[in-house]
Predicted 3D model of a 1446-nucleotide RNA (small-subunit ribosomal RNA) from an uncultured Candidatus Saccharibacteria bacterium.
Model confidence (mean pLDDT): 84 of 100.
Rfam family: Bacterial small subunit ribosomal RNA. Rfam links the family to the GO terms structural constituent of ribosome and ribosome.
The RNAcentral record of the sequence draws on SILVA.
RNA sequence: AGAGUUUGAUCCUGGCUCAGGAUGAACGCUGGCGGCGUGCCUAAUACAUGCAAGUCGAGCGGUAACAGAGGAAGCUUGCUUCCUGCUGACGAGCGGCGGACGGCUGAGUAACGCGUAGGAACGUACCCUAAAGUGAGGAAUAACUGCCCGAAAGGGUAGCUAAUGCCGCAUAUGCUCUAAGGAGUAAAGCUUCGGCGCUUUGGGAACGGCCUGCGUCCGAUUAGCUAGUUGGUGAGGUAAUUGCUCACCAAGGCGACGAUCGGUAGCUGGUCUGAGAGGAUGAUCAGCCAGACUGGGACUGAGACACGGCCCAGACUCCUACGGGAGGCAGCAGUAGGGAAUUUUCCACAAUGGGCGAAAGCCUGAUGGAGCAACGCCGCGUGCAGGAUGAAGGCUUUCGGGUCGUAAACUGCUUUUAUCUGUGAUGAUUAUGACAGUAACAGAAGAAUAAGGGUCUGCUAACUACGUGCCAGCAGCCGCGGUCAUACGUAGGACCCAAGCGUUAUCCGGAAUUACUGGGCGUAAAGAGUUGCGUAGGUGGCAAAGUAAGCAAAUAGUGAAAACGUAUGGCUCAACCAUAUACACAUUGUUUGAACUGCUUAGCUAGAGCACAAGAGAGGUAGCUGGAAUUUCUAGUGUAGGAGUGAAAUCCGUAGAUAUUAGAAGGAACACCGAUGGCGUAAGCAGGCUACUGGCUUGUUGCUGACACUCAGGCACGAAAGCGUGGGGAGCGAACGGGAUUAGAUACCCCGGUAGUCCACGCCGUAAACUAUGGAUGCUAGCUGUUAUCGGUAUCGACCCCGGUAGUAGCGAAGCUAACGCGUUAAGCAUCCCGCCUGUGGAGUACGGUCGCAAGACUAAAACAUAAAGGAAUUGACGGGGUCCCGCACAAGCGGUGGAGCGUGUUGUUUAAUUCGAGGGUAAGCGAAGAACCUUACCAGGGCUUGACAUCCUGUGAAGUUCUCUGAAAAGAGAGUGUGCCGUAAGGAACACAGUGACAGGUGAUGCAUGGCCGUCGUCAGCUCGUGUCGUGAGAUGUUUGGUUAAGUCCAUCAACGAGCGCAACCCUUAUGAAUAGUUGAAUUUUUCUAUUCAGACUGCCCUGGUAACAGGGAGGAAGGAGGGGAUGAUGUCAGGUCAGUAUUUCCCUUACGUCCUGGGCUACAAACACGCUACAAUGGCCGGUACAAAGGGCAGCUAAGUCGCGAGACGGAGCAAAUCCCAUCAAAGCCGGUCCCAGUUCGGAUUGCAGGCUGAAACCCGCCUGCAUGAAGCCGGAAUCGCUAGUAACGGUAGGUCAGCACACUACCGUGAAUACGUUCCCGGGACUUGUACACACCGCCCGUCAAACCAUGAAAGUCGCCAAUACCUGACGUACUAGCUUGUCUAGUCCUAAGGUAGGGGAGAUGAUUGGGGUUAAGUCGUAACAAGGUAUCCGUACCGGAA
Repeated sequence: AGAGUUUGAUCCUGGCUCAGGAUGAACGCUGGCGGCGUGCCUAAUACAUGCAAGUCGAGCGGUAACAGAGGAAGCUUGCUUCCUGCUGACGAGCGGCGGACGGCUGAGUAACGCGUAGGAACGUACCCUAAAGUGAGGAAUAACUGCCCGAAAGGGUAGCUAAUGCCGCAUAUGCUCUAAGGAGUAAAGCUUCGGCGCUUUGGGAACGGCCUGCGUCCGAUUAGCUAGUUGGUGAGGUAAUUGCUCACCAAGGCGACGAUCGGUAGCUGGUCUGAGAGGAUGAUCAGCCAGACUGGGACUGAGACACGGCCCAGACUCCUACGGGAGGCAGCAGUAGGGAAUUUUCCACAAUGGGCGAAAGCCUGAUGGAGCAACGCCGCGUGCAGGAUGAAGGCUUUCGGGUCGUAAACUGCUUUUAUCUGUGAUGAUUAUGACAGUAACAGAAGAAUAAGGGUCUGCUAACUACGUGCCAGCAGCCGCGGUCAUACGUAGGACCCAAGCGUUAUCCGGAAUUACUGGGCGUAAAGAGUUGCGUAGGUGGCAAAGUAAGCAAAUAGUGAAAACGUAUGGCUCAACCAUAUACACAUUGUUUGAACUGCUUAGCUAGAGCACAAGAGAGGUAGCUGGAAUUUCUAGUGUAGGAGUGAAAUCCGUAGAUAUUAGAAGGAACACCGAUGGCGUAAGCAGGCUACUGGCUUGUUGCUGACACUCAGGCACGAAAGCGUGGGGAGCGAACGGGAUUAGAUACCCCGGUAGUCCACGCCGUAAACUAUGGAUGCUAGCUGUUAUCGGUAUCGACCCCGGUAGUAGCGAAGCUAACGCGUUAAGCAUCCCGCCUGUGGAGUACGGUCGCAAGACUAAAACAUAAAGGAAUUGACGGGGUCCCGCACAAGCGGUGGAGCGUGUUGUUUAAUUCGAGGGUAAGCGAAGAACCUUACCAGGGCUUGACAUCCUGUGAAGUUCUCUGAAAAGAGAGUGUGCCGUAAGGAACACAGUGACAGGUGAUGCAUGGCCGUCGUCAGCUCGUGUCGUGAGAUGUUUGGUUAAGUCCAUCAACGAGCGCAACCCUUAUGAAUAGUUGAAUUUUUCUAUUCAGACUGCCCUGGUAACAGGGAGGAAGGAGGGGAUGAUGUCAGGUCAGUAUUUCCCUUACGUCCUGGGCUACAAACACGCUACAAUGGCCGGUACAAAGGGCAGCUAAGUCGCGAGACGGAGCAAAUCCCAUCAAAGCCGGUCCCAGUUCGGAUUGCAGGCUGAAACCCGCCUGCAUGAAGCCGGAAUCGCUAGUAACGGUAGGUCAGCACACUACCGUGAAUACGUUCCCGGGACUUGUACACACCGCCCGUCAAACCAUGAAAGUCGCCAAUACCUGACGUACUAGCUUGUCUAGUCCUAAGGUAGGGGAGAUGAUUGGGGUUAAGUCGUAACAAGGUAUCCGUACCGGAA
């Protein structure tokens, strides 16, 4: 000191979370010792038991108990009983002092309670000090004794007695009262003779009572409160002041600087945190206050309205003989209860202190100690050194190793702690030690008695393996887990702390996230609609004098101790303790100062205002008035339509519309001028004229003399819609009706149409009331336009031009800003004042209040949910946004597909199996360049299990080959034959068989784990980089712009300059020529052909345009502007395709998901789709004749001639490993001639029958071909859709690969050989720039609301329930005071007041409540599609009405 988290990325705003410290803590796991501290935070709940306040015999009468002494009696001769207060002592009692301290607790209290600083009208037992005194008397009473009542507690009565108890008398230094003459008022004795006491008065110390200034939590959804209330006079009362109380008089007192009311809370020194300012807190220790079961009251006393005293009332508990009594742990222990949670019914008065006493002493749960608890802080230990075969074992591994790890074992050493033994303190001055045989010291043995917790994705130090498979689970935040999880669980290892470690809770910090220090408000939350007027308040121009409140300095007092800081010292150190000292803070007094602020006095004129003279203006109010247009009515002309729309219809019109002419009525709004023009505080203001009236600007002098600025509350104004009353009503027009559109259409469009819109008066008080920008003042570069006005210059004059002031616009320096942008009209630099903000949603909502006729407005939360919501800008993508360009994209053409039959592929269905993959474009004559067996992966059946195939080991045997039997085959059984090669003579190599286990094998899964390859956008022109520059940054620039091109091709320009992958070129082929060569070609030469190498084309030349790139035209040329064609496919996109070509991770199978065989299937067939072939015919079919290719293939091959067959083909065998031979006369369309004559035909050939041929073990499922016969659909094809721009389409045939055989497919070849392109509006695809965006999984995006379901919190609600504080009235204890009475008492009766109780009506906060309202949340519910793009009707705001919902 920061970090994580919104985004594809960025900057900002902003919340949430984390890392730190702390605690009277609790919980989980673990636990060796010691020291010092701390320990009911909850129920101020209830308490069993014991103890916590007594003491004094030197105040008194005395003698119940104990002891001693003396005496007496009895006997058991050392015991018992009795007597004597004689002595020590002492129960009970009288008396004195103390029980008002000490100890506990924090309920109440928002207060003179506390803190701090002061004050005057007071008191004080014990203590100190000074002065004076202490004489002489009296009457009672308890104890005690007797009697009586009662269960008890207790009480009554009669009698006796003492005092330092009580009462007179004397005295009066003093003191008190006083009318100043006077009057009143004390005492107590005891003694060991030292003294201790007593009375009065003054002073002191210390303590206490009272008063005052200042400070001391939250709420205004608490705004008014108060009758003893505020003050006075008098009286009473008190220790003392005072409405403290009473009588009378006056009507005051408090409050926005927050009264009253409500909630919460003991206050402080301090404690925790923080850099500080602050924030939080008030355990232990210390000061003060308050309380003692709840409420009230007084008595005694120096002191109390009294924790362990009294009386009364109440609640509760206990005893009881039922008549009546007793009690109060918030003292120390302890119990129950509550709770997450807090200790022993311990020891001692040895120390410190307290009470009493002369003292000894007694008492002391204060205190000193011990016990329990890791509750906290501090200290110590659990060993140290050596030790590598880097042991075993664990984990892991690329199988080599790595790691735990010098760690262990082992060797040597030490003994803190713990254990045992011994000695043994300080605390105590003479005595006295609970702690305690404690601390400490010494000795002994022995590594012995002693380590855990959390974490390991990032933040945050620390990583691997296995298991699991969106499951189980984790998580502080972001988030992990769907088969390779460093995030779950376990293990190994590592990291961090350590007798502790983590978790939870709470506080501060980080958080500048309430901002005084130290924030903001154009768009992120935030400037009230206007500040228009203005109160309180805050702030305020220039200069002078005085004052001294603020301010500054000096000084004095206080600010308890402890704590904190520093230093020193004591416990072995530390924690802890002691001593000394400083800082700090606050406040008061005195003195001094006079710059600034304030105040007082007297001034000034620059702020402000007034006067005078001009001026502009839709400023306001009222009245009068004008024309154009719409509509309606009347009348005329006139005839069939009009109106409306994307297209229509509803509607109007033959009862005469629309159109047109004339006239009339009525209401509303004011074209042109008109303008980033004007005016107004804002809302707002527009035909013209008049009246009244507000403000502003300019100019010049003059006047007043700070009169100013802002403004909580208050007052006023305030668009539209809406409301009330009364008018008015032409047009428009919510609602509503109808017509369309649509899946629907409660809308958009159309036809109508009511409120309303208009006027007058009165309400409402809100708008995206916006410049999303509060007002005032000053300062800080400019340029340009415009409005108003003044001055100057110029002119005859006006305009022009120059300058000033006040407005209003555009652009910009500096500066500011997150950026966009703002920029003298600031969002710049400063000052003053006001308002407002603090994550998002819930919500501008609920409740309460105020206002309103209502609608509603203003004020304004919480629970709960959530990790984001948001601003600006960037790059993409997208748009039913824009501009430009290209493409057989459209158009113009030619020919097809879609209809028929057949072929092939696919879906679907079927099946034992119909193996698998491919799925819009980018699957479907695709993988498959060719399924009868094989292929083959599928199915049925039959077999094998180290295997059909590979490597290693052992044994045997060469290998091989022939035959027989069984079987569908695989295979099984058997009989023969055969002895090879190398050799060091052991054996070896190859091969076969058998065995063993490692392993083989898998077309099993995952193309969403992969490599490689491929498709597609697309042969589209794009995609990037380096350096520089710009920007906080993502990024931009370059690559944009203007031209040009097929092209990011090139040119020009430019904060860019260059470069790379693409384009082009280089490569192949083809068209022309040349050279060379010439086999198998050519009869010879030219030529042709074949092969190789060259040439040629470059906008090179000319003209035109252009800066140029280039374009247009021309010449020459075989070819002209890339000559034609091919190969060649950038960065990337589609988790595109392929694990079934091969390779490959992981998983799965292993007598089977492997492998062998036979047969079957992949060839099925209701239906649908895709690609083709053949046709429908005369541009044709058939028959005859006849002409011209290219490019290929061939030895398990092509196969000639010849012969046979109608033919397929057969026989035959020459030639050819090919420019030679063959396929192959190489061809068909073509051309010539004949026939057919528009028909389901001499078109078309499907289907079927018969007969044949070929290949092949095999042609049934399931091949091809031939001949004869048969002769189906089909007469040019709906919606829709495909290809093609020239040697192209179309038509025609030929060849090849695959292949035993099988081609309508595919790949090549040549022949014949067109039509059309105006053009880029539209469809599709692509490219570039720009624009909008709430999209980024990127429009197949995002996203809204109702309804349905579950859950959560909350509002309302007939009510119900208890609680709180007051009010009125009734009853009214004890007790003080007073009155009266007598029987004079501890009396009785009464009066006033009150606690408590009761009655009543309201108030406040809360709980609950059938039902009900909205809100929130929830992977895959329903309905629509409202918003984001022009979101398909631009969106949004206010208001009104309407509608399932948007």